[in-house]
Context: one part of a larger RNA
RNA sequence: GACGAACGUUGGCGGCGCGCAUAAUGCAUGCAAGUCGAACGAAGACCCACCCUUCGGGGUGAAGUCUUAGUGGCAGACGGCUGAGUAACACGUGAGUGAUCUGCCCUCGGGUGGGGGACAACAGGGAGAAAUUCCUGCUAAUACCCCAUGUGGUUCACAAUCUAAGGUUGUGAACGAAAGGUGCCGGGUAACCGGUUUCCGCCCUUGGAUGAGCUCGCGGCCUAUCAGGUAGUUGGUGGGGUAAUAGCCUACCAAGCCGAAGACGGGUAGCUGGUGUGAGAGCACGACCAGUCAGAGGGGGACUGAGACACGGCCCCCACUCCUACGGGAGGCAGCAGCAGGGAAUCUUCCACAAUGGGCGAAAGCCUGAUGGAGCGACGCCGCGUGAGGGAUGAAGGCUUUAGGGUCGUAAACCUCUUUUCUCAGGGAAGAGCAAGGACGGUACCUGAGGAAUAAGUGACGGCUAACUACGUGCCAGCAGCCGCGGUAAUACGUAGGUCACAAACGUUGUCC
Numbered sequence: 001g002a003c004g005a006a007c008g009u010u011g012g013c014g015g016c017g018c019g020c021a022u023a024a025u026g027c028a029u030g031c032a033a034g035u036c037g038a039a040c041g042a043a044g045a046c047c048c049a050c051c052c053u054u055c056g057g058g059g060u061g062a063a064g065u066c067u068u069a070g071u072g073g074c075a076g077a078c079g080g081c082u083g084a085g086u087a088a089c090a091c092g093u094g095a096g097u098g099a100u101c102u103g104c105c106c107u108c109g110g111g112u113g114g115g116g117g118a119c120a121a122c123a124g125g126g127a128g129a130a131a132u133u134c135c136u137g138c139u140a141a142u143a144c145c146c147c148a149u150g151u152g153g154u155u156c157a158c159a160a161u162c163u164a165a166g167g168u169u170g171u172g173a174a175c176g177a178a179a180g181g182u183g184c185c186g187g188g189u190a191a192c193c194g195g196u197u198u199c200c201g202c203c204c205u206u207g208g209a210u211g212a213g214c215u216c217g218c219g220g221c222c223u224a225u226c227a228g229g230u231a232g233u234u235g236g237u238g239g240g241g242u243a244a245u246a247g248c249c250u251a252c253c254a255a256g257c258c259g260a261a262g263a264c265g266g267g268u269a270g271c272u273g274g275u276g277u278g279a280g281a282g283c284a285c286g287a288c289c290a291g292u293c294a295g296a297g298g299g300g301g302a303c304u305g306a307g308a309c310a311c312g313g314c315c316c317c318c319a320c321u322c323c324u325a326c327g328g329g330a331g332g333c334a335g336c337a338g339c340a341g342g343g344a345a346u347c348u349u350c351c352a353c354a355a356u357g358g359g360c361g362a363a364a365g366c367c368u369g370a371u372g373g374a375g376c377g378a379c380g381c382c383g384c385g386u387g388a389g390g391g392a393u394g395a396a397g398g399c400u401u402u403a404g405g406g407u408c409g410u411a412a413a414c415c416u417c418u419u420u421u422c423u424c425a426g427g428g429a430a431g432a433g434c435a436a437g438g439a440c441g442g443u444a445c446c447u448g449a450g451g452a453a454u455a456a457g458u459g460a461c462g463g464c465u466a467a468c469u470a471c472g473u474g475c476c477a478g479c480a481g482c483c484g485c486g487g488u489a490a491u492a493c494g495u496a497g498g499u500c501a502c503a504a505a506c507g508u509u510g511u512c513c
Stems, first nucleotide, its partner, number of pairs: 001512003005509005012384006018377002020342001025340003029337003034074003039071002042068005048061005081295003091219007100212002105208002109204004113147004122137006153175009180200002183196005221267003228258003233255008270292004274285004297318005320331004348374001350373003356370001357368004387417004397408004422450006431440001457502005462483003468497005478485002
């Protein structure tokens, strides 16, 4: 000098930041991921008309609006949290991918023909305390399946060409696609049918963008009181596997591979941009913010999907908690608040989607503890204030004294003035990109009124080190960072007066330079 600090004493205001570093301990409660009726069948409500009515209501029907459990689509792989593990291609940086994938988005070209069978919902029946589940029957779709078509695509064969390499081009064969909805127009009593360059979709394909996978060079901890390590180990061939290379896996064959330029083992640790300090070199650290990795009670596994081996998805084992009718079930805050515990120590079970951003939707919109805000904490940095000018008989009082005096001290009183701040009253935003719409917020800010009013402490005073006397105590009580003070005049202990330093803080402790 610095701090995500803590403790003691004290404490007026504002702006901007920061706030479980310990138990990756356990969690009550609420919320944190939904959305689409313009994909689909169905049910219900409202409105209108008619009929019945015990006047409560019930039934039928056309158009419309709204709500939704279910099927289906997209999103739940982002965003948010944490740092346990990890010494590793995890990270940083620079390359490679002729070894790769990429939903939504942009773009090139082409297509969107015909047919079929189910399963939820629902109805009926059954099991169970519950969670849930079984049987039978009906049904729709942008759900599922089959056929056709094939510009181009994939695989194989051949050829050409460029190569270190699985690149590119041509020919042939084989394989393999799709889904409709809405608006408008026309027809029909209706169900529905036809048309359409309205818009949104669907399928194949080209290039891009973005994101990701994999490989490699170099770089960044301690330890030799760890010196040898290694059998899928190192390489090859056949096979498998992946989007893709590869002992990634497997069978066989060979015996290799790494290592004092530190292998292997042990300890510690997420990494980086950066942060602190320092003239720099360096040293230490990695809170907040940003990038990246890893994890989601511990361990393992796959499914779905463009993407996960998936925090608020599934399955199994373990530990724990809860419900139970004892047969069986439910759960996972290292999301936001909050609770217990641990600890020297770390906040509200707040407001709003108004802004920014995200998901879904044609849109209106819905969702969003991301985010924007407010609350608490002097935890930090910065700013402001606690008054200004005048005022000597140097008042009273305190302390001290050689008793004259000295000092607190222009300090106070008193006079004049001001109103930052404070209180009250009135007005009152920007932030909102066509209009409307503001959580913050009656906030910031502006105006007026009142009244010096509402606002100072903490540590030190032997030397280092700025600042001294009196009394008390008497190696006691005590102080102390080091040297050291205290045993009867202690500037070093305690108290008082005075002084010095910093100031809404001041000291102490801890850690780093």
Molecule: small-subunit ribosomal RNA, 5' domain
Organism: Chloroflexota bacterium